About this RNA: Model confidence (mean pLDDT): 85 of 100. This is a predicted structure of a 522-nucleotide part of an RNA (small-subunit ribosomal RNA, 5' domain). The full RNA is in RNAcentral, with records from Greengenes and SILVA.

Context: one part of a larger RNA
């Protein structure tokens, strides 16, 4: 002397940009963070039209006075068609993304450089061939039955881009077996043959919008290699799927990943095992550098979702706000059984020296779904709280000596505060009033932020300084009080009757909306 996600003490005017559970990966009431697609579908309600049935009938016709004829119009079923919806179901896409935390993890986690003749890739881009005809269910819905609930069982009943079968195969897989060419064993690329096997789906507002295959891209993911990555030897030996082969399951794919079988390996003072402690980096602090430290916030990658263990469904998980088991805790219950998972954004409570609002908006970016209007987004974009940090601005200028009063020394003469007040003459930056009012938005229309930011106008020195320190170190002294007492204090020390070191005063010295102390880092 710099530095913090700081924290205490004592002050506090404004405003931009920034940041805020570092502890208990503790337990969490309430709300809300993931939905949407009617141009995939069928059935229910709603309007409107439209026809059918049977019912009531008004005015008016006839009458032999018993009645008959006529049919506005009225509600009712049932049927059909249209319309714009609504909350359920079946389908589809997306809840593997964003968004949280750091628990575990010394490890191919993570850097970094390389590899796959060992991989996969929904949506998107180009190519290339297709898209033919059939069938059977099933919810929803209706009855019923069982339960308190949560929910389930049984019977009928229908639909589809939902499910299965058939066909057709450019190209694809498979099995065979052939040249040619090249490699780092297995192999690999190119041409060509035989046999063989698997697709498809329609909707439309007639503009579209979607379906299969298969080939390349693009994009995103998997897997392996060398290098590097903390401490401890008061941790010296450690491994039986352990190391390795040729086979064989298994997988997108290599591989003791898994399995039988052989062989005895393999690893280690260049530190194996073990045992502690940590999420890595890009950075970010501090130094001239070397390096030392750190790893908040942005961003990359990783791991994690109450605790464990497990799969499904999907291109993508072994899946924060899906399933299933078992544990622990909470809750509800008719005791039979059932619900739940804030390390999402608020919040509450507890922990703690110590950390915000149960706030506006999807207006802009961006993501999901839809063909579009649009719907959802606690992502984000704002706004509130904190001087938590950086930055910027003001608390006023100018003139003013009777050197005013006070006030503190004082040799009592007078110094000092100190042009400092006071007065005069100015000026309005922020803060207060008041009129106007943005850009962020692309033909048009939409702004949360907002009557904000920014402009103007009127107005008044008024509404705005504290804080530490004054023995050296180190910038600034003198008085009274106290008398090894009460204190100080970083280190040196000080204080026992003349303390510049203790306490208040007066004066000074640093800084400044800050000032000091405290903890940690170079």
């Nucleotide at each position: 002397g710099g530095a913090u996600g700081a924290a205490c003490g004592c002050u506090g005017g404004c405003g931009g940009c920034g940041u805020g559970c570092u502890u208990a990966a503790c337990a969490c009431a309430u709300g809300c963070a993931a939905g949407u697609c009617g141009a995939a579908c069928g059935a229910a309600g709603c309007a409107u039209c439209u026809a059918a049935u049977a019912g009531c009938g008004a005015a008016g016709c006839c009458u032999u006075c018993g009645g008959g004829c006529a049919g506005a119009g009225c509600a009712a079923u049932u049927a059909g068609a249209u319309g714009a919806c609504u909350g359920a179901g079946u389908g589809g896409c997306g809840g593997a993304c964003g968004g949280g935390u750091g628990a575990g993890u010394a490890a191919c986690g993570c850097g970094u450089g390389g590899g796959u003749a060992a991989c996969c890739u929904g949506c998107c881009u180009c190519a290339u061939a297709c898209a033919g005809g059939g069938g059977g269910a099933u919810a929803a819905c209706a009855g019923u039955c069982a339960g308190a609930a949560a929910u389930g069982g049984c019977u009928g009943c229908u639909a589809a881009u939902a499910c299965c079968g058939c066909a057709u195969a450019a190209g694809c897989g498979c099995a065979c077996a052939g040249a040619a060419c090249c490699g780092c064993a297995u192999g690999g690329u190119u041409c060509a043959g035989u046999g063989u096997g698997a697709a498809a789906a329609g909707c439309u507002c007639c503009g579209g919008c979607a379906g299969u295959a298969u080939g390349a891209g693009a994009u995103g993911g998997a897997c392996c290699c060398g290098c590097g990555u903390c401490u401890g030897a008061u941790u010296a030996g450690c491994u039986a799927g352990u190391u390795g082969g040729a086979g064989g399951g298994g997988u997108a794919a290599a591989g003791g990943c898994c399995c039988a079988c052989c062989a005895a390996g393999g690893c280690a003072a260049c530190g194996a095992u073990c045992a502690g402690u940590a999420g890595c980096c890009g950075g970010c602090u501090u130094g001239a550098g070397a390096g030392a430290g750190u790893g908040a916030c942005c961003g990359g990658c990783c791991a994690c979702a109450u605790u464990g263990g497990g799969a499904c469904u999907g291109a993508g998980a072994c899946a924060c706000g899906g399933c299933c088991c078992a544990g622990a805790c909470u809750c509800c219950u008719a005791c039979g059984g059932g619900a739940g998972g804030c390390a999402g954004c608020a919040g509450u409570g507890g922990g703690g020296a110590a950390u915000a609002u149960u706030g506006c908006a999807c207006a802009a970016u961006g993501g999901g779904g839809g063909a579009a209007a649009c719907c959802c987004u606690g992502a984000u974009g704002c706004a509130g709280c904190g001087a938590c940090g950086c930055c910027g601005c003001g608390u006023g200028a100018g003139u003013g000596a009777a050197g005013a009063a006070g006030u503190a020394a004082u040799u009592c003469g007078u110094u000092a505060u100190g042009u400092a007040a006071a007065g005069c003459u100015c000026u309005a930056u922020c803060a207060g009033c008041a009129a106007g009012g943005a850009a962020g938005a692309a033909a048009a229309a939409a702004g949360a932020c907002g009557g904000u930011a920014c402009u103007u106008g009127a107005c008044u020195a008024a509404g705005a300084a504290g804080c530490c320190c004054c023995g050296g170190c180190u910038a600034a002294a003198u008085a009274c009080g106290u008398g090894c007492c009460a204190g100080c204090a970083g280190c040196c020390g000080c204080g026992g009757u003349a303390a510049u070191a203790c306490g208040u005063a007066u004066g000074g010295g640093g800084c400044a909306a800050g000032c000091g102390u405290u903890a940690u880092c170079c």